RNAcentral holds the sequence, with entries from ENA and MGnify. This is a predicted structure of a 72-nucleotide RNA (transfer RNA) from Puia sp. It matches the Rfam family "tRNA". Rfam classes the family as a transfer RNA. Gene Ontology term of the family: triplet codon-amino acid adaptor activity.
[in-house]
């Protein structure tokens, strides 16, 4: 330095313009003599950044930033 892929709750991931979801872990509380398990309930999100688009953006489009991979 050019391409392509990615950046979403604590983790791993959905979500292809119309109120951000799923496991799993966490907290509570069901059971249980007791734990684990089940099961019910909650909490945790400036969707990297920063601007356009649009009535309305995680999602389209520009930038600039981190991170995997090609390629030189």
């Nucleotide at each position: 330095u050019g391409c392509g892929g990615g950046g979403u709750a604590g983790a791993g991931c959905a979500g292809c313009g119309g109120u951000a979801g799923c496991u799993c872990g966490c907290g509570g509380g069901u059971c249980u003599c007791a734990u684990a398990a089940u099961c019910c309930c909650g909490a945790a999100g400036u969707c990297g950044u920063g601007g356009g688009u649009u009535c309305g953006a995680a999602u389209c489009c520009c930038u600039c930033u981190c991170c995997c991979g090609c390629a030189a």